This is a predicted structure of an 84-nucleotide RNA (c-di-GMP-I riboswitch aptamer) from Paenibacillus sp.
Its mean pLDDT, the model's own confidence on a scale to 100, is 87.
RNA sequence: GCGCGACAAAGGCAAACCUGGUGAAAACCAGCGACGCAAAGCUAUAGGGGCUACAGUAACGCACUACGCCAGCCAGCUACCGAA
Numbered sequence: 001g002c003g004c005g006a007c008a009a010a011g012g013c014a015a016a017c018c019u020g021g022u023g024a025a026a027a028c029c030a031g032c033g034a035c036g037c038a039a040a041g042c043u044a045u046a047g048g049g050g051c052u053a054c055a056g057u058a059a060c061g062c063a064c065u066a067c068g069c070c071a072g073c074c075a076g077c078u079a080c081c082g083a084a
Base pairs, nucleotide, nucleotide: 004082005081012037013036018031019030020029021028022027035072041077042076043075047074048073049070050069051068056064057063
């Protein structure tokens, strides 16, 4: 340095629920709270995948469509610590 991840040390993040707010929705923000996480840090206007469908399109109820979202789905990039 690369890999790996301990009943190590020091720290970190925070699911669901609930409350308030934003939004058409998905979802997001704040508080509360810990299900979990060794990248649960960053990246979604050019890797894949997923969610929603205001507006629009349509064979008009049921379909399609992202310009809206999700990084706690995979992936990419970067990074703390150091037992085996």
Lineage of the source: Bacteria > Bacillati > Bacilli > Paenibacillaceae > Paenibacillus.